[in-house]
Context: one part of a larger RNA
RNA sequence: UUGGGCGUAAAGGGUGAGUAGGCGGUAAAUUAAGUUUGGGGUUUAAACACAGUGCUCAACGCUGUGGCGCUUCAAAAACUGAUUUACUAGAGUUAGACAGAGGCAAGUGGAAUUCCAUGUGUAGCGGUAAAAUGCGUAAAUAUAUGGAGGAACACCAGUGGCGAAGGCGGCUUGCUGGGUCUGGACUGACGCUGAGGCACGAAAGCGUGGGGAGCAAACAGGAUUAGAUACCCUGGUAGUCCACGCCGUAAACGAUGAGUACUAAGUGUCGGAAGAAUUCGGUGCUGUAGUUAACGCAAUAAGUACUCCGCCUGAGUAGUACGUGCGCAAGCAUGAAACUC
Numbered sequence: 001u002u003g004g005g006c007g008u009a010a011a012g013g014g015u016g017a018g019u020a021g022g023c024g025g026u027a028a029a030u031u032a033a034g035u036u037u038g039g040g041g042u043u044u045a046a047a048c049a050c051a052g053u054g055c056u057c058a059a060c061g062c063u064g065u066g067g068c069g070c071u072u073c074a075a076a077a078a079c080u081g082a083u084u085u086a087c088u089a090g091a092g093u094u095a096g097a098c099a100g101a102g103g104c105a106a107g108u109g110g111a112a113u114u115c116c117a118u119g120u121g122u123a124g125c126g127g128u129a130a131a132a133u134g135c136g137u138a139a140a141u142a143u144a145u146g147g148a149g150g151a152a153c154a155c156c157a158g159u160g161g162c163g164a165a166g167g168c169g170g171c172u173u174g175c176u177g178g179g180u181c182u183g184g185a186c187u188g189a190c191g192c193u194g195a196g197g198c199a200c201g202a203a204a205g206c207g208u209g210g211g212g213a214g215c216a217a218a219c220a221g222g223a224u225u226a227g228a229u230a231c232c233c234u235g236g237u238a239g240u241c242c243a244c245g246c247c248g249u250a251a252a253c254g255a256u257g258a259g260u261a262c263u264a265a266g267u268g269u270c271g272g273a274a275g276a277a278u279u280c281g282g283u284g285c286u287g288u289a290g291u292u293a294a295c296g297c298a299a300u301a302a303g304u305a306c307u308c309c310g311c312c313u314g315a316g317u318a319g320u321a322c323g324u325g326c327g328c329a330a331g332c333a334u335g336a337a338a339c340u341c
Stems, first nucleotide, its partner, number of pairs: 004312003007295002012309001014200003021193003025087007033080002035076008048066007090190001091187004095182004102176007109153001114148007124135002161168002205246006214240002219235004257308006265286009290297002314341003323334004
């Protein structure tokens, strides 16, 4: 390679829109590139297959024929392709409704923590398993009033909702993306997937400038301990927040790529439609057939099939070395071998 696989054994790309490519609905006509049939030509020898034959057999050798491939001529027209014409079941447009923490920006609200000022008040407060460090007669803690500032939004809140993923939660306004349902009309295959490339991408981290209440790596001190570079306590700086620019990784998980079709039921919930039975779109649970090594999955499949992409091929060495690209750096991406078992 063929083959077999990818929920948990190695293996689904973090996610999207999309280029090339691959694949692609219904009907008719034409064509004849693929395809199929027949004839001709060609094939170094050997090898291969068949028939025969020679070494006693066989292996082996010899003779003949054939196949595969290429090429040419003729024919066929079902399928694939091409061209043309048409269709509406896929896809989309339009109209009317609807739900939503979808995104961006501006404004704004209350609770709480901290700090400041003032009043009341007096010796403790705080913290722990117990303590101590720490704070406090320069009046703390507690309590009341006023003020400052930053960050996060209790209840509602829900295997509830929205988003491609990351993710999104006080309230109001503006701008804006997507979705679902219903019914007619319209376009007429416009579709699916998607190597490269492009965009987005939690947290931490980096650059410049702000901001800084609480929390808190590092750090300091107090304990614990044989030790304690920890767990516990008292402090505390980066950071956490904002703007702009980088980084590009996560158990980026449903550890399950995307699309389409088909295959029992029961039950909860969210959004539509309908007079009702019911039905469409999400989101859960149980479960049949089937499937699985088992666990389990089971119309939201891990079932039955097809299309396209990504990936795996014993463990360690190793996501290392080297090279290359990207990055300010941290590092990221790509990614071996010797050797060992």
Molecule: small-subunit ribosomal RNA, central domain
Organism: Haploplasma modicum ATCC 29102